A computed fold for a 688-nucleotide part of an RNA from Candidatus Alcium sp. P201, annotated as large-subunit ribosomal RNA, domain II. It matches the Rfam family "Bacterial large subunit ribosomal RNA". The family has 102 seed sequences and 51,934 matches in Rfam 15.1. Lineage of the source: Bacteria > Pseudomonadati > Bacteroidota > Bacteroidia > Candidatus Alcium. The full RNA is in RNAcentral, with records from SILVA.
Context: one part of a larger RNA
C1' cells in the first nucleotide's frame, strides 16, 4: 500500500405532530383473576387516566367568570370531538451516532534503576613533595634561632586500576531506546564499591538541576469512579424521482457555540390576494446646480466712509499716501454635517391590462444557514492604494456542467432528463497548428509598430488630413551674381570704446534700387566676415500658425525565451459589405419521468395535449439488497448454496438464464422483525 472481515442516529419510558385502524360525547383499561389448544390467546378487572365548562389568589359563582360602586369598559371563556392501539417524523431523560483527550478522585503496587540515610564487608600499580615531632651539630646567660639528618603529614602533586564525562569525530531504519575513538577531570577521599536494610506519590529524597523515584515525573505505575466531560476535529456505509437554501437582523461571559426572526422543503387551508406593464395620485431633499437666499469658507480689481502713518500749523481748516478697510459695484468660484432651487430611478397607493405558474398569503411537522467571495454601479476609510476593509443595489460563484478568453470559481456567450455519425446559430472566430475568406471596398501604418499587458509630463521639418492668415507672371520662396554707402570714429564715458564693454538719444540728416547712428562672428582698439535691406537671375508655388488620425523617443530583470507557436507589410488599424465555423442554447426525430388543467365516467386507470426535469446544506416521495421468523408454494446427490466465466433484462440499487467448479441444503409469493448495505474514521484485526 492493497485485500477480505469487522466498524457509526440505536433501546426505554414522557410529552408532541403526521398517517392507519376501533369506538364515539364518550375513549381506555393497569395490576391482578379465571379459562384454553399455554414463552401465547381469549374473558374478566371502570380503581385511575383523558374528553365533555369555564373563571378566579381564593371562598366561589357557572355559559359565563374575574377585576369593580356598576345594567360601564376591559381579561380569559361559551358557539362541541374526543379518545384508545400501532407505525413513522423531530423533541426530552437517559452515555443517546461512532471514535479521541489533557485532566480530577478513589484504593493499592513499587527505593532489584536511581535520591539520600543506616548497618557491615571490599578497593585505590608505581613515582614525586617532604609538615609537625625527634638525633645531633652551631648557637643563646638560659631561651629563642640557625644547619645536616631523622621522620613520614597532606579533601598535596605526577599517574594504572576504578569513578567521572571537557572537547571533537563517527554513530543517528545505530553494534547500542545514549554507545564508539582520541584528547580530557578525580585517583588516601566531602573516595570508589559488595550485600543487607529504610525512606512512597502533592508524599519520599534532593551539595538543588525541578533532579530521580524501574527506558514513565511541575505531581510514579495499576485498577476502579468511566462509555468522565470535548460549543472541538476526523469518519458516518444501496438506488431512482421532485423542489432547493443561507454564509443576513437582534441578542448572547457572546464572536468558529446558541436563541428569535429572515431565506429552504413536506402537509392543510384560502382562492389571483403575487408578480409584470401602462395610467393616476402621492410622501421625499439625493445627482445636477446655485449662493445680490441663509450658514460657513473665499480670488481679483473700481469708487471709498473711517483708522493708521507722514507734511503743514498757535489752532482750525487742509495736503499727501509702498499700511488696513465697512460699504457699494464689476468679474471669479467652493461645501457629508450650507440651500433660494432641484430631478431620473426607486418606493406607497388606487384603477386597468398582461400573466393563470409548484405565484401570493395563513396555519402546521423538518430543517439547514448565522467563516461568504469575486464583480459592475452609488459611497465611507485608506494614498479617488491594495486580490484591502466596511456599507448600499445588481450579477455570477458558492451549489453551476457545456463554448470562447492559449492555459485560469466568479470576465463574455449560455442554464446539461436521455438518445442522434441531424440542422441554425450566441459569444467568439476564418494563413499553418485548427472547424471556418489567403473574401470584397476604401483609407492609414513602414514603427514587425502593431496583431499579441499597461504606460504619462516632455521632446522631434516621421507621414496623412482639415482649417484660418500672408507672399505671388506688375514674378512670390529657396540658391547664385552684385550691392549693403555718406556726415561718422553720433554724443558720453574710457587707457581705448571706431555699428557691434557699458550709457545717453528727436537712432537724426544725406547720396540712392537699396543700406540700421546698425542681426550675429571678430580685434587691445581699428580692420575683416556676415544679416537686415536692394537689383539682376531664375519660373510656380511659397510661409506662418491653430487642429485630427497613425507611427517616433521617452520604454530598465534576470533562458536567444517569445504573439499560444509558426508566422505575418498583412495574417496590423480605421470605416464598411457577403459568406461560413462555432455550444450540453434554439430546432428537428425518437424515449423517459415530474405537474397541473379540462371532457367523459358510478369509481378509478390509460391515452392524447400543455408546462418542467443543473444542484451543495438540506426537506419530500418511490424503490433493491442482505439475515431471520408466520403462512401459502416449489427446486434439490439426474446435484443445492457458494465461486468462476459467458451472455440476456431493468432509468437504477439490482435480477435470470447457460457453461464450468462444488458436493448438500435452496428458493418464491405475502406479511413481520432488525447486529439491515463502507473507500475513507493517520479506523481494528488478519493475509499478501
Nucleotide at each position: 500500500a492493497c485485500c477480505u472481515a469487522c466498524g457509526a442516529g440505536u433501546c426505554a419510558c414522557c410529552a408532541u405532530c403526521a398517517c392507519a385502524g376501533g369506538c364515539g360525547a364518550g375513549g381506555u383499561u393497569a395490576a391482578g383473576u379465571c379459562a384454553c389448544u399455554a414463552a401465547g390467546u381469549g374473558a374478566c378487572g371502570c380503581a385511575a387516566c383523558c374528553g365533555c365548562a369555564g373563571u378566579g389568589a381564593a371562598a366561589g359563582c357557572g355559559a359565563g367568570g374575574c377585576u369593580g360602586a356598576a345594567g360601564a369598559g376591559g381579561c380569559c371563556g361559551u358557539u362541541u370531538a374526543g379518545u384508545c392501539u400501532g407505525u413513522g417524523g423531530g423533541g426530552g431523560u437517559g452515555g443517546a451516532c461512532g471514535c479521541g483527550a489533557a485532566a480530577c478522585c478513589g484504593a493499592g503496587u513499587g527505593a532489584u534503576c536511581u535520591a539520600c540515610a543506616c548497618a557491615u564487608g571490599g578497593u585505590c600499580a608505581g613515582g614525586g613533595u617532604g609538615a609537625a615531632g625527634u638525633c645531633c651539630c652551631g648557637g643563646u646567660a638560659a631561651c629563642a634561632c640557625g644547619g645536616u639528618a631523622u621522620g613520614g603529614a597532606g579533601g598535596c602533586c605526577c599517574g594504572c586500576a576504578c569513578c567521572a564525562a571537557u572537547a571533537a569525530g563517527c554513530g543517528u531504519u545505530g553494534a547500542a531506546a545514549a554507545g564508539c575513538u582520541u584528547c580530557u577531570g578525580g585517583a588516601u577521599g566531602a573516595a570508589c564499591u559488595g550485600u543487607g536494610u529504610g525512606u512512597a506519590g502533592g508524599a519520599g529524597u534532593g551539595a538543588a538541576a525541578g533532579g530521580c523515584c524501574a527506558a514513565u515525573c511541575a505531581a510514579a505505575c495499576u485498577c476502579g469512579g468511566a462509555g468522565a466531560u470535548a460549543g472541538c476535529u476526523c469518519g458516518u456505509a444501496c438506488u431512482c424521482c421532485c423542489c432547493g437554501a443561507a454564509a443576513g437582523g437582534c441578542a448572547u461571559u457572546u464572536a468558529g457555540g446558541u436563541g428569535c426572526c429572515g431565506c429552504g422543503u413536506g402537509c392543510u387551508g384560502u382562492g389571483u390576494u403575487c408578480a409584470c406593464c401602462c395610467u393616476g395620485u402621492g410622501a421625499g431633499g439625493u445627482a445636477g446646480a446655485g449662493c445680490g437666499a441663509c450658514c460657513g469658507a473665499u480670488a481679483g480689481g473700481u469708487c471709498a466712509a473711517g483708522a493708521g502713518g507722514g507734511c503743514u500749523u498757535c489752532a482750525c481748516c487742509g495736503c499727501c499716501u509702498a499700511u488696513c478697510g465697512c460699504g457699494a459695484c464689476c468679474u471669479g468660484a467652493c461645501g457629508a454635517a450650507c440651500u433660494c432651487c432641484g430631478a431620473a430611478u426607486g418606493c406607497a397607493c388606487a384603477g386597468g391590462g398582461u400573466c393563470c405558474g409548484u405565484a401570493g398569503c395563513a396555519g402546521u411537522g423538518c430543517a439547514g444557514u448565522a467563516a461568504g467571495g469575486g464583480u459592475g454601479c452609488g459611497g465611507g476609510u485608506g494614498c479617488u492604494a491594495a486580490g484591502g476593509u466596511c456599507c448600499g443595489u445588481g450579477c455570477c460563484c458558492g451549489a453551476g456542467a457545456g463554448g470562447a478568453g492559449a492555459a485560469g470559481a466568479a470576465u463574455c456567450c449560455a442554464g446539461a432528463c436521455c438518445g442522434c455519425c441531424g440542422u441554425c446559430u450566441a459569444a467568439g472566430g476564418u494563413c499553418c497548428c485548427g472547424g471556418a475568406g489567403u473574401u470584397c471596398u476604401g483609407c492609414c501604418u513602414g514603427a514587425g509598430u502593431u496583431a499579441g499587458u499597461c504606460u504619462a509630463a516632455c521632446g522631434a521639418a516621421g507621414u496623412c488630413u482639415g482649417g484660418u492668415c500672408u507672399c505671388g507672371a506688375u514674378g512670390a520662396c529657396a540658391g547664385c551674381u552684385a550691392g549693403g554707402a555718406u556726415g561718422u570714429u553720433g554724443g558720453c564715458u574710457u587707457g581705448g570704446a571706431a555699428g557691434c564693454a557699458g550709457c545717453c538719444a528727436u537712432u537724426c540728416a544725406u547720396u540712392c534700387a537699396a543700406a540700421g547712428a546698425g542681426u550675429g562672428c571678430g580685434u587691445a582698439a581699428c580692420a575683416g566676415c556676415u544679416c537686415a535691406c536692394u537689383a539682376g537671375u531664375c519660373g510656380a508655388g511659397a510661409g506662418a500658425c491653430c487642429g485630427g488620425g497613425c507611427g517616433u523617443g521617452g520604454a530598465u530583470a534576470a533562458u536567444a525565451a517569445u504573439c499560444g507557436g509558426g508566422u505575418a507589410u498583412a495574417a496590423g488599424g480605421c470605416a464598411g459589405a457577403c459568406a461560413c465555423c462555432g455550444a450540453a442554447g434554439g430546432c428537428g426525430c425518437g424515449g423517459g419521468a415530474u405537474a397541473g388543467c379540462a371532457a367523459a365516467u358510478a369509481a378509478u386507470a390509460a391515452a392524447a395535449g400543455u408546462a418542467u426535469c443543473g444542484g451543495u446544506a438540506g426537506g419530500g416521495g418511490a424503490g433493491c439488497a442482505u439475515u431471520c421468523c408466520a403462512u401459502c408454494u416449489g427446486c434439490g446427490c439426474c446435484g443445492a448454496a457458494g465461486c468462476a466465466g459467458a451472455c440476456c433484462g431493468g432509468u437504477g440499487a439490482c435480477g435470470a438464464u447457460c457453461u464450468g467448479u462444488g458436493g448438500a441444503g435452496c428458493g418464491g409469493a405475502u406479511g413481520g422483525a432488525a447486529a439491515a448495505g463502507c473507500a475513507a474514521a493517520u479506523g481494528u484485526a488478519g493475509g499478501u